Context: one part of a larger RNA
RNA sequence: CGUAGGAGAUUUGAGAGGGGUUGUCCUUAGUACGAGAGGACCGGGAUGAACAGACCUCUUGUGAUCCAGUUGUCACGCCAGUGGCAUAGCUGGGUAGCGAAGUCUGGUCGGGAUAAGCGCUGAAAGCAUAUAAGCGCGAAACCUUCCUCGAGAUGAGAUCUCCCAACCGUAAGGUAAGAAGGGCCGUGGUAGACCACCACGUCGAUAGGACGGAUGUGGAAGCGGGGUAACCCGUGAAGCUGACCGUUACUAAUAGCCCGUUCGG
Numbered sequence: 001c002g003u004a005g006g007a008g009a010u011u012u013g014a015g016a017g018g019g020g021u022u023g024u025c026c027u028u029a030g031u032a033c034g035a036g037a038g039g040a041c042c043g044g045g046a047u048g049a050a051c052a053g054a055c056c057u058c059u060u061g062u063g064a065u066c067c068a069g070u071u072g073u074c075a076c077g078c079c080a081g082u083g084g085c086a087u088a089g090c091u092g093g094g095u096a097g098c099g100a101a102g103u104c105u106g107g108u109c110g111g112g113a114u115a116a117g118c119g120c121u122g123a124a125a126g127c128a129u130a131u132a133a134g135c136g137c138g139a140a141a142c143c144u145u146c147c148u149c150g151a152g153a154u155g156a157g158a159u160c161u162c163c164c165a166a167c168c169g170u171a172a173g174g175u176a177a178g179a180a181g182g183g184c185c186g187u188g189g190u191a192g193a194c195c196a197c198c199a200c201g202u203c204g205a206u207a208g209g210a211c212g213g214a215u216g217u218g219g220a221a222g223c224g225g226g227g228u229a230a231c232c233c234g235u236g237a238a239g240c241u242g243a244c245c246g247u248u249a250c251u252a253a254u255a256g257c258c259c260g261u262u263c264g265g
Stems, first nucleotide, its partner, number of pairs: 001152001005163007015149004021049007033038001051106005059100004066093005071086006110144003117137004164264001166175003176262002181259004185201005206252003209248005216240002222235005
């Protein structure tokens, strides 16, 4: 820009893409078959491999500063307690998130039309013949069934709902007002390179803060006690705790601006 008014939702599915793999074991059954050795079709079930998708309950990795320990040195006057630097100084753990080595799921089943192949009926050709007319069965291949996109499918589809009827003018148009709705802007994330998408904007829990909880770390400081001391014990599952869960308007989403028209050739 188009889809012959504008707008918000919900859709149909032309078409496009993805997927389609397979082993082993048990059973049927040591049956059919076979002199024996051996050893099935068909059917039923179990469990894997690789691949793919989703997810984070479990396991595990990361988790740049969440907790603790610790070395050297410097500083806070000193002790104690802290902080800076040394790869995040090093080391041990670890929430959310993100991953896989973790968990779950998938290929199927079914339908249609077929290939090779196997048939029914059946003439030409009194027979025969699956074929000439006609009718069946039949494969991981094909079309569906499953998943994703999808009306610029210009062949532009469908459904529901909302909005616009002021005045002048024959009309074109002018004046007045500016609908539904959308955007800008702001707070953000289930989204994300940007854009977009999604949630929210005081009629408010959108983010931060505060409060409570969870989780992690692992027993803070101070004080008291014990010990010559290193250190230990008690107060006390202590103190601290990013992203997690909730509650709460304390802070910031204020105020506002713009687009979009008047019934539709």
Predicted 3D model of a 265-nucleotide part of an RNA (large-subunit ribosomal RNA, domain VI) from a Bryobacterales bacterium. Model confidence (mean pLDDT): 88 of 100. Its Rfam family is "Bacterial large subunit ribosomal RNA".